[in-house]
């Protein structure tokens, strides 16, 4: 340099052109003599950045950034 894959709550990931979710974690409450476990409620996201298409983009297209893998080149 080229090709492919990935980027979504704190972490691990799912998801779909029409109001963004799960598990774990976190906070409060219930329960207990107390803790753990269990149950209930809740907070937490400019869906990597920019542009385009569209009535509407996290989703489709393009460019860029970051990470991983493969190939090639130079030394």
């Nucleotide at each position: 340099g080229c090709c492919g894959c990935a980027g979504u709550g704190g972490c691990u990931c799912a998801g779909u052109g029409g109001u963004a979710g799960a598990g774990c974690g976190c906070g409060c409450c219930c329960u207990u003599g107390g803790u753990a476990a269990g149950g209930g409620c809740g907070a937490g996201g400019u869906c990597g950045a920019g542009a385009g298409u569209u009535c509407a983009a996290u989703u489709c297209u393009c460019u860029c950034c970051u990470g991983c893998g493969g190939c090639a080149c130079c030394a």
The RNA shown here (transfer RNA) has 75 nucleotides and comes from Hyphococcus sp. It matches the Rfam family "tRNA". About the family: Transfer RNA (tRNA) molecules are approximately 80 nucleotides in length. The coordinates come from a structure-prediction model, not an experiment, and the mean pLDDT is 82.